A computed fold for a 1519-nucleotide RNA from a Spirochaetia bacterium, annotated as small-subunit ribosomal RNA. The organism belongs to Spirochaetia, within Bacteria. The prediction has a mean pLDDT of 84. Its Rfam family is "Bacterial small subunit ribosomal RNA". The sequence is in RNAcentral, with records from SILVA.
[in-house]
RNA sequence: AGAGUUUGAUCCUGGCUCAGAACGAACGCUGGCGACGCGUUUAAAGCAUGCAAGUCGAACGAGAUAGGCACGCAAGUGCCUUGAGAGUGGCGAACGGGUGAGUGACACAUAGGUAAUCUGCCAUUGGGAUGGGGAUAGCACAUGGAAACAUGUGGUAAUACCGAAUACGCUGGAUUUACGGGAGUAAGUUCAGGAAAGGCGCGAUGGCGCCGUCCAAUGAGGAGCCUGUGUCCUAUUAGCUAGUUGGUGGGGUAAUGGCCUACCGAGGCGACGAUAGGGAACCGGCCUGAGAGGGUGAACGGUCACACUGGGACUGAGAACGGCCCAGACUUCUACGGGAGGCAGCAGCUGAGAAUCUUCCGCAAUGGGCGAAAGCCUGACGGAGCGACGUCGCGUGUGCGAAGAAUGUCGAGAGAUUGUAAAGCACUUUUCUUGCUGAGGAAUAAUAAUGAGAGGAAAUGCUCGUUAGAUGACGUUAAGCAAGGAAUAAGCCCCGGCUAAUUACGUGCCAGCAGCCGCGGUAAUACGUAAGGGGCAAGCGUUGUUCGGAAUAAUUGGGCGUAAAGGGCGCGUAGGUGGUAUAAUAAGCGCGAUGUAAAAGGCCACAGCUUAACUGUGGUAUGCGUCGGGAACUGUUAUACUGGAGUCUAGGAGGGGAAGCUGGAAUUCUUGGUGGAGGGGUGAAAUCUGUAGAUCCCAAGGAGAACACCGGAGGCGAAGGCGAGCUUCUGGCCAUAGACUGACACUGAGGCGCGAAAGCGUGGGGAGCGAACAGGAUUAGAUACCCUGGUAGUCUACGCUGUAAACGAUGUGCACUAGAUAUCGGAUAUACACUAUUCGGAAUCGGAGCUAACGCGGUAAGUGCACCGCCUGGGGAGUACACUCGCAAGGGUGAAACUCAAAGGAAUUGACGGGGGCCCGCACAAGCGGUGGAGCAUGUGGUUUAAUUCGAUGCUACGCGAGAAACCUUACCAGGACUUGACAUUCAGUGGAAGACAUAAGAAAUUAUGUUGCUCUUCGGAGUCGCUGAACAGGUGCUGCAUGGCUGUCGACAGCUCGUGCUGUGAAGUGUUGGGUUAAGUCCCGCAACGAGCGCAACCCUUGCCAUCUGUUGCCAGCACGUAAUGGUGGGAACUCAGAUGGGACUGCCGGUGAUAAGCCGGAGGAAGGUGGGGAUGAGGUCAAGUCAUCAUGGCCCUUAUGUCCUGGGCUACACACGUGCUACAAUGGCCGGUACAAAGUGACGCAAACCUGCGAGGGGGAGCAAAUCACAAAAAGCUGGUCUCAGUUCGGAUUAGAGUCUGAAACUCGACUCUAUGAAGUCGGAAUCGCUAGUAAUCGCGCAUCAGCAUGGCGCGGUGAAUACGUUCUCGGGCCUUGUACACACCGCCCGUCGCACCACCCGAGUCGGGGAUACCCGAAGUCGUGCGUCUAACCCCUUGGGGAAGACAGCGCCGAAGGUAUGCUUGGUAAGGGGGGUGAAGUCGUAACAAGGUAGCCGUACUGGAAAGUGCGGCUG
Repeated sequence: AGAGUUUGAUCCUGGCUCAGAACGAACGCUGGCGACGCGUUUAAAGCAUGCAAGUCGAACGAGAUAGGCACGCAAGUGCCUUGAGAGUGGCGAACGGGUGAGUGACACAUAGGUAAUCUGCCAUUGGGAUGGGGAUAGCACAUGGAAACAUGUGGUAAUACCGAAUACGCUGGAUUUACGGGAGUAAGUUCAGGAAAGGCGCGAUGGCGCCGUCCAAUGAGGAGCCUGUGUCCUAUUAGCUAGUUGGUGGGGUAAUGGCCUACCGAGGCGACGAUAGGGAACCGGCCUGAGAGGGUGAACGGUCACACUGGGACUGAGAACGGCCCAGACUUCUACGGGAGGCAGCAGCUGAGAAUCUUCCGCAAUGGGCGAAAGCCUGACGGAGCGACGUCGCGUGUGCGAAGAAUGUCGAGAGAUUGUAAAGCACUUUUCUUGCUGAGGAAUAAUAAUGAGAGGAAAUGCUCGUUAGAUGACGUUAAGCAAGGAAUAAGCCCCGGCUAAUUACGUGCCAGCAGCCGCGGUAAUACGUAAGGGGCAAGCGUUGUUCGGAAUAAUUGGGCGUAAAGGGCGCGUAGGUGGUAUAAUAAGCGCGAUGUAAAAGGCCACAGCUUAACUGUGGUAUGCGUCGGGAACUGUUAUACUGGAGUCUAGGAGGGGAAGCUGGAAUUCUUGGUGGAGGGGUGAAAUCUGUAGAUCCCAAGGAGAACACCGGAGGCGAAGGCGAGCUUCUGGCCAUAGACUGACACUGAGGCGCGAAAGCGUGGGGAGCGAACAGGAUUAGAUACCCUGGUAGUCUACGCUGUAAACGAUGUGCACUAGAUAUCGGAUAUACACUAUUCGGAAUCGGAGCUAACGCGGUAAGUGCACCGCCUGGGGAGUACACUCGCAAGGGUGAAACUCAAAGGAAUUGACGGGGGCCCGCACAAGCGGUGGAGCAUGUGGUUUAAUUCGAUGCUACGCGAGAAACCUUACCAGGACUUGACAUUCAGUGGAAGACAUAAGAAAUUAUGUUGCUCUUCGGAGUCGCUGAACAGGUGCUGCAUGGCUGUCGACAGCUCGUGCUGUGAAGUGUUGGGUUAAGUCCCGCAACGAGCGCAACCCUUGCCAUCUGUUGCCAGCACGUAAUGGUGGGAACUCAGAUGGGACUGCCGGUGAUAAGCCGGAGGAAGGUGGGGAUGAGGUCAAGUCAUCAUGGCCCUUAUGUCCUGGGCUACACACGUGCUACAAUGGCCGGUACAAAGUGACGCAAACCUGCGAGGGGGAGCAAAUCACAAAAAGCUGGUCUCAGUUCGGAUUAGAGUCUGAAACUCGACUCUAUGAAGUCGGAAUCGCUAGUAAUCGCGCAUCAGCAUGGCGCGGUGAAUACGUUCUCGGGCCUUGUACACACCGCCCGUCGCACCACCCGAGUCGGGGAUACCCGAAGUCGUGCGUCUAACCCCUUGGGGAAGACAGCGCCGAAGGUAUGCUUGGUAAGGGGGGUGAAGUCGUAACAAGGUAGCCGUACUGGAAAGUGCGGCUG
């Protein structure tokens, strides 16, 4: 520091996810040790048991018990010592410890104030303590009660209680002086008031000391109160407030104060967020982060609050966890009358929960309470225990060790890896076990001794030291030493990418994984296991949470034309911001000093535990306050200025606004005339209209609405918007020149106003148009598009509504930053012309710059400033609820649950379009001939079957694989057989043959029997074969979607690419586009391209012409011989021909055209002319195209069978459908006779002549020929003569019967051919569809392969031999350029809505059940306060037997008052019949709305309508 994920790819926007750190954690697997920390985050739920606050006899009386002494016979009595338990009294119990429920508050933090206060113990200072009194607990004796406890009588002490005296610098009143602005403070005077307690020690005639006590002052520490600032979310909480806000009097408090009360006034708070609601102790800190921030508030420390819930006071310096009273809930005891209790102290229990410990030891240390002290108490604390909960440290050994052992795993079977790892050898002993030794934490207290000091008459004593001096829970401590022995000690996660690390097997969209993207459907590096590897390590992973990454809330540090985002527009309030100059001020600002910011923590340095964690010491602060000095900038104040802004005078342009009046064209209606059959409408029609006279034409009249031309990217307005003319009223703008005001400005939350169309209300109006509606068409349907009608509406007046794609999708204002061009309105200069300059608008292009790109570009989307509005993934949703506005429709504000990993912008390459342009092809057109109809052949589907083997399936399957299914082939079926096998290799054992022949059984395979029957040899054996056994064979079994190879198709289309350079952020582009041209990316020209490759073309074969050479089996011109005839023969080498080598054609030449090019057109010559014809040759790719059954091959499957052999059957079936063909339907013909001319092939398992024979197929025969020699072999159409005469025929030949031929073991299923007889359909073929552009179509025959036989098929060959092409509108296919796109599996694409089913969350909801707080009233506990002539009473006073007074206590009464009750409405939650839409799911249903001109351009607002997407009207936008 980044990475993954939207796409075919790219850039951007944007969300989601990951890598990091952290934790009071939990869960899973695993677990050696130690140190230091931490440990109920949930139920502030409830608690058994024990402990957590006591202490003081040196405050007081009394005194159990025990011991002793004395007296006494004893019982016992007295005294002394000891002093338990309890009580009075003092101090403490308000600390320490726990918890975080409540609390948005002066609760907390920080900085201050208290001149508005208190303060026990402690410290310092000053002063005092005189003299009296009456009670009471304990105790004793009784009484009541189950208990808790209570009551009565009697008597007793105090440092308990109460008067009196005295007192100050104390308190209160009055008053004087000083100071101060004042509140007040200080010092006086005077009047009044307020104290006390003793105990112990020493010395002893007075006293002294210590502790305690009283008054006053000061301090320290503590506490109260007040104030500035800071401190969560919600505005779908906007108004709140009656002691409320202030004053006066009074009360109350330690103290200010509505704190309380009476009266008076009517205030107080709030958009700088009151009030209400929600959730929440706050801070130092902790976690994270570069920081700013964000999150958090466990442990430790500070503060606050609470102590079962609520209320209340008492005591006290101070108030209540382990105090009291009352009410309530709960638990518990009970004798039923009444009582007791409060673990959010330490342990512990139950419960809840994913989850959190011992009913431990000790006061040895530190600290606290009491005490003079010893000491006692202390679950504070110090320790130990449990828990890997965390951090830190250590260890589980070290070295050598290759036969690279074995096992495992993988393997291309060589090996690789595990792996120096192990074993083995040597060594060490941290840890471990056993034993021994053994620090430090302990300082001192009491006390004793002693030194110094102050004071004192002295002593005890006091202050500061020195020495001695008891005490250890932990603890069998830490540590050390010795012995033993590698001994006691490794796991967890991961290995597709992110992200370090891969193979095998199993599984087969199953089981499963997954943080995101995504894996798994038979070869899974992603599941499970193994091996190997990677990471971390006594831990490792997972889950949860926080920060980070996230600049993804942006102060640092984001955005708003199209991605989310500029308010529809203006006016303007608060607020924010604000020109120039001078002076002052010092709020902001900057500087210095200073206080504070507790400690701990953090950071830096050093130090202590063996190290580290941990701990110690020192240093360090961005905040707030105070003081001082500064004055540039901002603010404030004052005074000026004119540049911003505005006013006035003199001009100008304009569909700016409102009202009134007027006009013509058109439309429609009415009337009249003319006229006579249609009109209207459409793609085509129909509805409609017209002989009752339409349309058309003419004339007259009426009505309403809108204003042609001018008219323009032109003008005006803030926007919406504004268009005939004239008049009136009226707003704004521009320019120039001057004068004036003097910052008056900019923006603008709320607010107010304006605001298209549609819509609403009331009243008018209504020609045309026209939602709805009706009819006609179209259509599968057509609630649409089209047509005919037509109502609201459109118009107007007055109101309402307040929204639009209200758009420049671009807020307003100001300033700055190259140019060019045209235009509108002014001004200046000039000659009133051009033109130039300048100001203000409104445009196009364009530089820098900006931008993701597109693009913007002085009218910014550039560079800055000021202010406002708005955005933060998509969907849910602009929905729900709530509030508000509206007559309504609806508008404004505006969520969540849930769900997805995307949604999106711009640009790129393709593909596609019922987009455009150019071009090509037997693509259409023009022609010729067919198919589709018939019969037959053949293939396919289907059906059938025991089997009808398998494959091929739009073009690109279907006379295809098959270039030959009677057996074989053959893979299928039935039956019969075999199991190392029909076939290959090897080994072991065994035998000697194998084979041939014959016989028997059998359908055959096969079995049995008999006869016959080896080679070589080094004699071991080898070859070969049979049998047995083992490895293995075998499979036309599956997967062509695991593959190779081969093939089809687009397509014989002209394309497909690369290197370098250049352009672009990039995908990519350029080149390859453009202008011409071509069959062609063929060539030329141009050009940021220059070149190159695969394709095209050419090179190859064949055919067409010529030449040369060579002439046998071919040829025969000339010469010769011969024949009935024939190159038959001699010979020839001319010709034909054969087969080898060359030539020839290249737009080469001429003319025209073109750009002087490429080329094109015409011509000459030529056998051939512009690729001469034909063939071979098939770029990069596409279709998971075809083939596992040609072959090869991975994987899987079968192995007495899915292998092998045999016989028979089947592949040949047959209601039917399709493809491809043959033969026909006839006279351009059929039949009969005669007669002519090919090419290319084939032949020994062969072709076969002559001749004989049969009607014929054929048979006999066997010359010749391994073939330019012989044979097949007859070519046929043609030509010629005859016949038939338009008919189901002398056409046609199917079908059937009979008789034959040939091949073959064998023609029944199931061959071909012949003859005789039979003589079906068919008279030119519907919709539709195929081939062909020249030696082609059509037509005619010939040959070959396969093959025993079988050809209408296939592959070849020649003979005869046409017609037509104007042309590219249309159909199909293709190429190039361009355009749109929401497609990229690429239009067979994508995608919308209703309906149906399932699940999920949500909204409404009659009700129903809770919570909360509010208001009014009732009841009214405890208690304070007030009152209190009823009752009672020791202290003081008076008279005094006794009483009275003062004073007090209690009952009673009153105000307030918790819980409770009643009523009302509010708010919030649970649940709910039913209703509603939304999301998700799977291969449902209906349509096809959107994306291309998406087939009616789409979208926005609005209204109506419709199963649904949607349609239509009106206005708007271009996206």